[in-house]
Molecule: transfer RNA
Organism: Candidatus Geothermarchaeales archaeon
RNA sequence: GGGGUCGUGGGCUAGCAUGGUAUGCUGCCAGCCUUGGGAGCUGGUGGUCGUGGGUUCAAAUCCCACCGACCCCACCA
Numbered sequence: 001g002g003g004g005u006c007g008u009g010g011g012c013u014a015g016c017a018u019g020g021u022a023u024g025c026u027g028c029c030a031g032c033c034u035u036g037g038g039a040g041c042u043g044g045u046g047g048u049c050g051u052g053g054g055u056u057c058a059a060a061u062c063c064c065a066c067c068g069a070c071c072c073c074a075c076c077a
Base pairs, nucleotide, nucleotide: 001073002072003071004070005069006068007067010026011025012024020057027045028044029043030042031041032040050066051065052064053063054062
């Protein structure tokens, strides 16, 4: 230098093909339970979907550029 995969709550992750209110687990908070804790049960909490722009009535999803991580190839020494 060329190509590919990936980036989503504090952590992990689904959703992307076929655009339409962002899913689950865990964590955290509260309640129940317990002598108390843990476990269990119930409820709640938290997302600029890597960044910027474009298309569209509408973008996590489509297009472009950029940033970052990883992999392959090429080149130089």